The RNA shown here (TPP riboswitch aptamer (THI element)) has 98 nucleotides and comes from Syntrophobacter fumaroxidans.
Of the family's consensus pairs, 100% are formed in the model.
RNA sequence: CAACAGCCGGGGGGGUGCUCUCCAAAGGGAGAGCUGAGAUGAUACCCUUGGAACCUGAUCCAGAUCAUACUGGCGGAGGAAUCGGCGAACGGGAUACA
Numbered sequence: 001c002a003a004c005a006g007c008c009g010g011g012g013g014g015g016u017g018c019u020c021u022c023c024a025a026a027g028g029g030a031g032a033g034c035u036g037a038g039a040u041g042a043u044a045c046c047c048u049u050g051g052a053a054c055c056u057g058a059u060c061c062a063g064a065u066c067a068u069a070c071u072g073g074c075g076g077a078g079g080a081a082u083c084g085g086c087g088a089a090c091g092g093g094a095u096a097c098a
Stems, first nucleotide, its partner, number of pairs: 001091001006086005011048004016042001017034007054079003060073004
């Protein structure tokens, strides 16, 4: 000196499934359960290019499960959203001394 982790502040992006019971018996609503950071849009949660937050592929494939992106593959595939301040170590440069 630049950048990063991290902290603070302001923006932005994103998802909200599955099963059962009841009311209805058409739309829909309520309760309970499963996984998860988040599943009743919570002033919440997660992610913000060093990007698996999230979307497409996908009415996908394999394994589980009462069932489900529940787990893994797909995925060294394609997309996908930022500024400011502070800021170590590691690293780089200059100078001085030895």
Background: The RNAcentral record of the sequence draws on Rfam and Ribocentre.